Small-subunit ribosomal RNA from an uncultured archaeon, 1315 nucleotides, folded computationally.
Its Rfam family is "Archaeal small subunit ribosomal RNA". For this family Rfam cites "Crystal structure of the ribosome at 5.5 A resolution" (Yusupov et al., Science, 2001).
[in-house]
RNA sequence: UUGAUCCUGCCAGAGGGCACCGCUAUUGGUUUUCGCUUAAGCCAUGCGAGUCGAGAGGGGUUAAGCCCUCGGCGCACGGCUCAGUAACACGCGGUCAACCUACCCUCAGGGGGGGGAUAAUCUCGGGAAACUGAGGAUAAUACCCCAUAGCCCACCUAUGCUGGAAGGCUUGGUGGGCCAAAGCUCCGGCGCCUGAGGAUGGGACUGCGGCCUAUCAGCUCGUAGUGAGGGUAACGGCCUCACUAGGCUACAACGGGUACGGGCGUUGGGAGACGUCGCCCGGAGAUGGGCUCUGAGACACGAGCCCAGGCCCUACGGGGCGCAGCAGGCGCGAAAACUUCGCAAUGGGGGAAACCCCGACGAGGGAAAACCAAGUGCCAGCACAAUGUGUUGGCUGUUUUCUUGUCUAAAAAACAAGGAGAGUAAGGGCUGGGUAAGACGGGUGCCAGCCGCCGCGGUAAUACCUGCAGCCCGAGUGGUGCUCGUUAUUAUUGGGUCUAAAUCGUCCGUAGUCGGCCAAGUAGAUGCCUGGGUAAAUCGAGGCGCUCAACGUCUCGAAUUCCAGGUAGACCGCUCGGCUAGGGAUCGGGAGAGGUGCGAGGUACUCCGGGGGUAGGGGUAAAAUCCUGUAAUCCUCGGGGGACCACCAGUGGCGAAGGCGUCGCACUAGAACGAGUCCGACGAUCAGGGACGAAGCCCUGGGGCGCAAACGGGAUUAGAUACCCCGGUAGUCCAGGGUGUAAACGCUGCAGGCUUGGUGUCGGCGAUCCUACGAGGGUGGCCGGUGCCGGAGCGAAGGUGUUAAGCCUGCAACCUGGGGAGUACGGUCGCAAGACUGAAACUUAAAGGAAUUGGCGGGGGAGCACCGCAACGGGAGGAGCGUGCGGUUUAAUUGGAUUCAACGCCGGAAAGCUCACCAGGAGAGACCAUAAUAUGUGGGCCAAGCUGAUGACUUUGCCCGAAUUAUGGAGAGGUGGUGCAUGGCCGUCGUCAGUUCGUACCGUAAGGCGUUCUGUUAAGUCAGAUAACGAACGAGACCCUCGCCGCCAAUUGCCACCCCUAAGUCCGCUUAGGGAGCACAUUGGCGGGACCGCUGGCGCUAAGCCAGAGGAAGGUGAGGUCUACGGUAGGUCCGUAUGCCCCGAAUCUCCUGGGCUACACGCGCGCUACAAAGGACGGGACAAUGGGUCCCGACGCCGAGAGGCGAAGGAAAUCCCGAAACCCGUUCGUAGUUCGGAUUGAGGGUUGCAAUUCACCCUCAUGAAGGUGGAUUCCGUAGUAAUCGGAGGUCAACAUCCUCCGGUGAAUAUGCCCC
Repeated sequence: UUGAUCCUGCCAGAGGGCACCGCUAUUGGUUUUCGCUUAAGCCAUGCGAGUCGAGAGGGGUUAAGCCCUCGGCGCACGGCUCAGUAACACGCGGUCAACCUACCCUCAGGGGGGGGAUAAUCUCGGGAAACUGAGGAUAAUACCCCAUAGCCCACCUAUGCUGGAAGGCUUGGUGGGCCAAAGCUCCGGCGCCUGAGGAUGGGACUGCGGCCUAUCAGCUCGUAGUGAGGGUAACGGCCUCACUAGGCUACAACGGGUACGGGCGUUGGGAGACGUCGCCCGGAGAUGGGCUCUGAGACACGAGCCCAGGCCCUACGGGGCGCAGCAGGCGCGAAAACUUCGCAAUGGGGGAAACCCCGACGAGGGAAAACCAAGUGCCAGCACAAUGUGUUGGCUGUUUUCUUGUCUAAAAAACAAGGAGAGUAAGGGCUGGGUAAGACGGGUGCCAGCCGCCGCGGUAAUACCUGCAGCCCGAGUGGUGCUCGUUAUUAUUGGGUCUAAAUCGUCCGUAGUCGGCCAAGUAGAUGCCUGGGUAAAUCGAGGCGCUCAACGUCUCGAAUUCCAGGUAGACCGCUCGGCUAGGGAUCGGGAGAGGUGCGAGGUACUCCGGGGGUAGGGGUAAAAUCCUGUAAUCCUCGGGGGACCACCAGUGGCGAAGGCGUCGCACUAGAACGAGUCCGACGAUCAGGGACGAAGCCCUGGGGCGCAAACGGGAUUAGAUACCCCGGUAGUCCAGGGUGUAAACGCUGCAGGCUUGGUGUCGGCGAUCCUACGAGGGUGGCCGGUGCCGGAGCGAAGGUGUUAAGCCUGCAACCUGGGGAGUACGGUCGCAAGACUGAAACUUAAAGGAAUUGGCGGGGGAGCACCGCAACGGGAGGAGCGUGCGGUUUAAUUGGAUUCAACGCCGGAAAGCUCACCAGGAGAGACCAUAAUAUGUGGGCCAAGCUGAUGACUUUGCCCGAAUUAUGGAGAGGUGGUGCAUGGCCGUCGUCAGUUCGUACCGUAAGGCGUUCUGUUAAGUCAGAUAACGAACGAGACCCUCGCCGCCAAUUGCCACCCCUAAGUCCGCUUAGGGAGCACAUUGGCGGGACCGCUGGCGCUAAGCCAGAGGAAGGUGAGGUCUACGGUAGGUCCGUAUGCCCCGAAUCUCCUGGGCUACACGCGCGCUACAAAGGACGGGACAAUGGGUCCCGACGCCGAGAGGCGAAGGAAAUCCCGAAACCCGUUCGUAGUUCGGAUUGAGGGUUGCAAUUCACCCUCAUGAAGGUGGAUUCCGUAGUAAUCGGAGGUCAACAUCCUCCGGUGAAUAUGCCCC
C1' cells in the first nucleotide's frame, strides 16, 4: 500500500556533522579552520640554511673590523604532501645470547717525534656562458709516517660470574691484524685522542590486532631447507656455489579491488556504523625511474650521476631547472586567503661569547569556516485608517565617531579617561498533511508552475504567481551532495524462514561446532589480587585565569584491550580410572505393495484364420472426415502379440526421499516389540564431498497391443495454429548408459529433553473373561507407528496444539522492498537440451500475507413478481392521418430531456402575445464626479424628405425655457453560462423488504453478533431455536373513497300514504301543479360489521396453512394516500429562489414581419380503418363525474347545416350544459364495396386587429393507401382486459392529448424459476 483492518516490508520526513551554493549581514573575542576531495598537474618572480676571525692562509684598507679560500660543525632537523603501500607499514606487547649511535654526561688514561702536499693569491690559457686547464709559492685543529697506550680476531687453559639457555664476561699463555691525538687563547678557559659506562636517537626480529572479493582454489624454483662463502653496524636466500625436494593453503594461500596506519573525529543510550583534512606519534615521497659519494647518520625536497618526459638560455659547440617549503600564477573544478611585517617572544643551527641566520615561528590582512558573547533601544504625550504607524519631548550610551594615555618589535585591536550622538545596525524560510502558521483578496485554468513523500493545478486553488496577514529561527536562514541516527531494515547485545523474502528433493558422511554419570590430577581457558604498560593533546570531574562564555591552564580520573607475577579450582579444556540411563551388538517369535532376479497365471484389447450372418457401422450437442459389397459392425471357434494387474483396497501397510499393489521361489535391506545377554559415550549435526532421485528428454540395441506430443483430415468459429471427432509418429515397455530437475508439498531441516486431554486405527507384548479350542472372540494395560478433535501456550491472522508452528538445547541451510532476473558475464558439469553458481546499470512507491465489508460471475442453493415465463384476451411493428424526437434544410427552423427512468415529455392545442430564435427599426443609465449648455440643453408643432410606419431622423420656420446631453464610474435588467457550485421540487432503484441504534458479548482491529437457522407470511409478518436483550425508521396499523346495516337530520333533494286544484278518461283511474309529510331514495354526520372469531384437517399442543359454516363482504374485502437509511454528480439555473462568471447601450426593453408548422428520410406514442358481432337510414331507452357571469344559455323564430337573431332562469342539490355503445325495423351481400376515409376543388359559418405562410366547423363534389400486417415487441388476473360515450384542464378560437366519470362487460392461470 486498503473502502476500512491487522501484519510484513521498504520509501519519504523530522535530529546531528562535513563540503559547496542562494538571499541577507552591525560589532567583538577565541580556535589545532581555509587548494583534503578534481590535476603527487605545470610553474614567472622574491624569499625559505647557515655559522665560526678564539683552527689556518691571503687580499684590502687603516678602522666598515670587510672580502676570498682551506678547514670545523650544521645542511639526515624543522617545513610540505599522502602518490605508492594490505606490508612487521602501523598499534599494543616482547626479543637482540645478531646491532650502531656525532654533538651531551660520568669515570680512567693520554696528547711524543717527523714528513710531503694543496686552495685562495700570482703568471699564462680555453669557452658565448656555465665553467675549466697548465705552471709557480704557502699555512693549519687539512693530509701522511713512526712511536706509546689501546682495540679486534683465532687457539689453548682455568676456576668462577650473569642468565631460561653460553656462542657472553672474566684469569693466564701463544699467534695474527688494526695501529691514537691539535692546537688556540683575552690565561678565565675552549678544544683533541683512547677505553669503559650512561643518555638520546636509530636498525633488526617477533606474538597478537585491524578493509572488500571464492564470479580469485590452488600458489611457489631463490621457491623451502642444509653446508660453505660473500656482504652488512648487525641476523638472515640478503647475495653466490653445491646438495636435498621441499614450502604455503579452506583458521583463505595465490590473485583482483580499495586504502598511508594510529592517537583520534562524527553519530549513537550502548554495541556499533561511517570517517580519519587540520594538532600529535609513526611511515612513505620530493617531475617519473634507477644508482652513488660524503658522513655518526642519507641512497639525501632547496647534494651528485644516468635515463625518460616537460620547460628555459645559446654564439649550435654546449649549458641550466624541478614550489607535495612561504607568498603568488595558470590549469582543473561546485569548491578554498596577502607575491604583508618581524626575529620582540618560543624553538632550531653555528659560535667561548657578543651575535648572526631561520616564510620554523610570532604578528597583521582577507573569508558568513566553526564556537562563544553583545546589540539593533527605553519612557511619556498627541494624532490616525489603532496588537501598529507617524510625530513631539525626555532618558540611556552597548555599538558609532572624536581626543588623550597605556599596551605593541612597529602598528591595529583591546583597556582606561573625557566629549558628541537614537542616530549607523534584520533577515531568511515557511503557512494542504506529516509540521508551528490563512478555508483572506487578485491572477492563472491539467496551462504556467509546485512537490523530500503523499499529492496540488481541467473557472470559486488555504498546495501555482502575487498583495496582505500569520508561523519558525534569527546575524543568520534556506537548498544540494555525503554521512551517522531514525533502522530490532544485517538483529553479538537484538530479527526471522507453513501461507508475507527465506528449510538444500532425500540420505550417508569428512573438516568444523556441540556433547551423558562418578572420582583423582593439572591449571591451557576462566575469575580475583599485585605490579607494569596503555605518549601528549582529546574525554570526564573539580579548581583557577581572561568582565561572562568560547578559550586557556592546574590537579585528579577514565582509557574496556595488553604484558608479567601470584592465587582459586565450581564450570570449560587436558590426562588417567570407573559406570550404564545415550548409542551399538546379539537372541526370539511375529507384521509389511521395502528392493533385486527368475518363473507362473488372469481378464480385457488388438491382429490373423475358419464358420454363421446382412447393410450398415462408428462418432457427436448436432454432424462430417473414417470403416464397409474384396462382406464391415455383430455372434461363435481356434491361434499369435504386447501392455497391464479390476474386486480385495482401508485419512491401511512399507520405504530416507523419489516411490512400491496378481501368484510362487531365491537372494537381500530396514523398522517395531520382547529379553535378569554383551560393548562402554563408541554420540548429535554437518561446509566441501558422495550416493539415490517422479515424469520428460538424449544415446545404443530390442520391442510396439493399446494410448498418444508433433502431424493429416472433419467440425466449431469473425478467425480456431484450441477445446469435440476420425486417424497417427516419436514416446510410453525391456536392457545398458546420460540428464538431475518438479506445487520433489506437511509449501513445516535433523537430533534430544520438558509441557493438560479425548477418540479411532496398524504392529508387537502382556492381563482377564468367554469359547465352537481355531494364528477364535470381548474388555482394560504397556511400547512403537499413523489419523481426527481439542486445552494452555504461540501466532498478523488463517491456524497449530505430545507427530507443535508451545517451552528449552545443539548443529546445518537459507532470507533482507518490488521489477530488471534466476537474466547477463565468468566458471564447473552435460552428447545436446540444459543444470549448478549467480550480478549490475536502469526503473519503481509500493509489491505482498491474513482476515473484514460490499460488489460481480455465461459459480452453487432457496425464494418472489403479469413493468418475468407459462395459459388466455387485446394490441404495436404493414396503411393513411395526428403528435413528439432524430436527421437534413434554413436568415431562423430558440432551448432542454436520450435504455428501463427522453420521444401527446418541460410547454397539457406556439396565427399576434407567448418567445427565449431570425431580419429590420426604435427606446432606456437610480446615484456620484467632471464637462457642455441662456451665443439655447431638451420638449412640442405645420410641411417636405426618409421609412413597412412614426418630428425617430434630416431641412425651413415658430412656441416653451434647464424638465437636457457627453465622458468615466456605478446600476436596473438578462428564458445569458454553469443542475458537475446550490436550495427546493421531482423521477428511479422500489408494486422492493429492507435500514439502523443502545447495552452486553466475541475479535488486536476493520468488524461480527443482534438482523442467523427452521417453519411460516404479501412483509425483518409471526413463532420456535440461538450470546444476546431491547428499541427506532420502513412493512402493518392509523386516514380517505367504494361495498352491507343501524341511528340522527331534511333544503334547493324525495313523493309511498293523505288533502286541494286543473286537464284527460275506456269512469277503474291517469297526468300536471300545490299543500302536507320525511316512509323510500338521495345527501352528510355518527356508529356497527371481519378477528382465522367458529367447525374439521395439517403443523410442534407454535406461528400459520387448507377446507367448510355463517355472512353484504373471508383470510390485506377493493382502490387510494403515505412510501425507510440511502444510491443514481439522474432531471430542472427556461417556474420561482440562489453563489460565481459574463453582457450592460447591448446578451436589457419595445415594435413590424418571419420562424418554432420546413421535408429525401429514420424512430416512439396514438387516432381511423381494412368491414356483416359491420355500414347506412328511421324509431326507442338508460348514466356518473364535473362546469358555468366578457359565462352556461332553456325556450321561440330563421337557415339544408355550421350557425344566426331574440331571450326566461342561473354566481347554482334550485337555472343551464348532457350520452354512446344498446334495443326494434328496413336495406346493403363479400366487392377496394353503400367498407375506408386521406387528398383536392368549390361555396358557406365562427373566433379574433389579423386566419396567406398557419385555426376550427358546415354543405356539395373528389374518393388515395388499406383485404388484419416479417423479425420482434407491449399491456392485462375482474367490474380487470376489451369496447362505448361524457365532463374537466388548456382556451378568444382550435384535441386523435392528459386527468377524471360512468355504460356494456369477457377469456385464462390458481403454477414455475426455463427466459